RNA sequence: CGGGUACCACCGCCGAGUUCGGCAGGGCGACUGCCCUCCACGGGAGUCGUGCUGUCGGAGCCGGGGACCCACACGUUCCCUGGGGUGAAUCGACGGUCACGCCCCCACGGCGUGCCGUUGUAGGGCGCUCUUCCCCGCCCGAACCCGUCAGCUCACCCGGUAGGCGGCCGAGGAAGAAGGG
Numbered sequence: 001c002g003g004g005u006a007c008c009a010c011c012g013c014c015g016a017g018u019u020c021g022g023c024a025g026g027g028c029g030a031c032u033g034c035c036c037u038c039c040a041c042g043g044g045a046g047u048c049g050u051g052c053u054g055u056c057g058g059a060g061c062c063g064g065g066g067a068c069c070c071a072c073a074c075g076u077u078c079c080c081u082g083g084g085g086u087g088a089a090u091c092g093a094c095g096g097u098c099a100c101g102c103c104c105c106c107a108c109g110g111c112g113u114g115c116c117g118u119u120g121u122a123g124g125g126c127g128c129u130c131u132u133c134c135c136c137g138c139c140c141g142a143a144c145c146c147g148u149c150a151g152c153u154c155a156c157c158c159g160g161u162a163g164g165c166g167g168c169c170g171a172g173g174a175a176g177a178a179g180g181g
Base pairs, nucleotide, nucleotide: 010167011166012165013164014163018059019058020057021056022055023054024053025052027050028049029048030047031046032045034044035043036042060161061160062159063158064157065156070151082149083146084145085144086143091120092119093118094117095116096115098114099113100112101111102110103109123140124139125138126137127136129177130176131175132174133173134172
């Protein structure tokens, strides 16, 4: 001098996931006329401050269930098949020496479902004080849950308040607001 990793602080991003208080535990810092002690250091005890952990409750935010009314349903035939929730995360096309089922005498092949890959897409996010609009660019377009059951829905009832990331760099224009000087 360069690179990597860990911790802390600060500034940001997705997301409802922020905040206040009681009780208990233990840590750190400061102070003290007291005690160990006659003294220094140190320790004990006490007081104050401040995080952390557990638990209980509140505020705010988020989600689910839940009437009248409305919607759906209420006629015939055939085929297939459970349905629903959170979330932006839906809906396709092409492909696969994959799995299962069916057609076919078998195989090749075909169809359906699932899984995997590629590529689009409804929709969603970011661009640094905030909101909206225009424009440009970069990304996401998952995952999970309920368990045969739920349309909307006043009262009412129930639950959640996590997790995961980025930072020496940052695209501009217009209108408005807040804050500062």

A computed fold for a 181-nucleotide RNA from an Actinomycetes bacterium, annotated as c-di-AMP riboswitch aptamer (ydaO/yuaA leader). NCBI's taxonomy places the organism under Bacteria, Bacillati, Actinomycetota, Actinomycetes. Its mean pLDDT, the model's own confidence on a scale to 100, is 77. The model forms 92% of the base pairs in the Rfam consensus.